This is a predicted structure of a 93-nucleotide RNA (Glycine riboswitch aptamer) from uncultured Marvinbryantia sp. The sequence is in RNAcentral, with records from MGnify. Its mean pLDDT, the model's own confidence on a scale to 100, is 80.
RNA sequence: UCUCUGGAGACACCCGGAUCAGAUCGGGGGCCGAAGGUGCAACAUAUAUCAUAUCUUAUUGAUAUAUGAAUCUCUCAGGUAAAAGGACAGAGA
Numbered sequence: 001u002c003u004c005u006g007g008a009g010a011c012a013c014c015c016g017g018a019u020c021a022g023a024u025c026g027g028g029g030g031c032c033g034a035a036g037g038u039g040c041a042a043c044a045u046a047u048a049u050c051a052u053a054u055c056u057u058a059u060u061g062a063u064a065u066a067u068g069a070a071u072c073u074c075u076c077a078g079g080u081a082a083a084a085g086g087a088c089a090g091a092g093a
Stems, first nucleotide, its partner, number of pairs: 001093006011029001013028004030080003036076001037074001039072001043068009
């Protein structure tokens, strides 16, 4: 990476057009977090400076910068009957 299986949450919301209905289009508010994405943290790595010990080397501590970083966070995106999707988990290749 591929295949199979399991896989939560929250309005089948209201108005208009269309439609058998739904999806879809425009408008309006409510809600969810587990596609993706944003932000931060414990922590980790690298660099620099200072201190300590030591005596030219090393370790420890502190500070600063950069990078990575969650099922946390935001709710942009997505979702809010079923279907589809779905983080993650198991099995196989």